RNA sequence: UUUUAUCAAUGGUAAUAUAAUUCGAAAGAUUAUAGCACAAAGAUCUGAAUCUAAGGAAUUUAAUUCUAUGAUUGUCAGAUUUGCCUCA
Numbered sequence: 001u002u003u004u005a006u007c008a009a010u011g012g013u014a015a016u017a018u019a020a021u022u023c024g025a026a027a028g029a030u031u032a033u034a035g036c037a038c039a040a041a042g043a044u045c046u047g048a049a050u051c052u053a054a055g056g057a058a059u060u061u062a063a064u065u066c067u068a069u070g071a072u073u074g075u076c077a078g079a080u081u082u083g084c085c086u087c088a
Base pairs, nucleotide, nucleotide: 004088012038013037016034017033018032019031020030021029023028036074042081043080044079045078046077047076048075049072050071051070055067056066057065058064059063
């Protein structure tokens, strides 16, 4: 330095719940408290999947349907890149 594997320590992230907001059309986002879990549940990009439908379009006259340019990476897959401790 690389690979494999695991106990402990330090620090980190935060499902979900509750409360809040001069956020947003909605989906959702953000903040506080608790903490299900996570060794890449760090960063970036692409595709699929899922959610929403303001605007737009169609049908058609009061509503219905379609649509992402809006969201979710802790739904899945692939690529690039960085990184903590450590018995053997």

c-di-GMP-I riboswitch aptamer from Halanaerobium sp., 88 nucleotides, folded computationally. The sequence was found by an Rfam model in a public genome assembly. Its mean pLDDT, the model's own confidence on a scale to 100, is 78. Taxonomically the source falls in Halanaerobium (Bacteria, Bacillota, Clostridia, Halanaerobiaceae).